[in-house]
About this RNA:
The RNA shown here (transfer RNA) has 73 nucleotides and comes from an uncultured archaeon. The prediction has a mean pLDDT of 83. The sequence was found in a public genome assembly.
RNA sequence: GGAUCCGUGGUGGAAUGGUUAACACGCCGCUCUCACACAGCGGAGACUGAGCGUUCGAUUCGCUCCGGAUCCA
Numbered sequence: 001g002g003a004u005c006c007g008u009g010g011u012g013g014a015a016u017g018g019u020u021a022a023c024a025c026g027c028c029g030c031u032c033u034c035a036c037a038c039a040g041c042g043g044a045g046a047c048u049g050a051g052c053g054u055u056c057g058a059u060u061c062g063c064u065c066c067g068g069a070u071c072c073a
Base pairs, nucleotide, nucleotide: 001072002071003070004069005068006067007066010025011024012023018056027043028042029041030040031039049065050064051063052062053061
C1' cells in the first nucleotide's frame, strides 16, 4: 500500500428497515438469614464509534473518516 471482517450499558452479547434497543454476568435496593452466600422480587445503566446520505421510518442500507483484528504484498 491492497482486501476482508468488526465497533451496541461496566463486561459479554442479541436485535432480517417498523417506532420504549433483548438477555446473561456485574452494580444498587427490598425479602429471606444471627450473619454471609444462595434464592426470589424490584431498580439504575447504551439515543448503537463520528459525520453525511437513502427512506415516511436506520442498530440495520450507501459513502467518508476514526479505532481494532486477520490475510496479501
It matches the Rfam family "tRNA". It is annotated as a transfer RNA.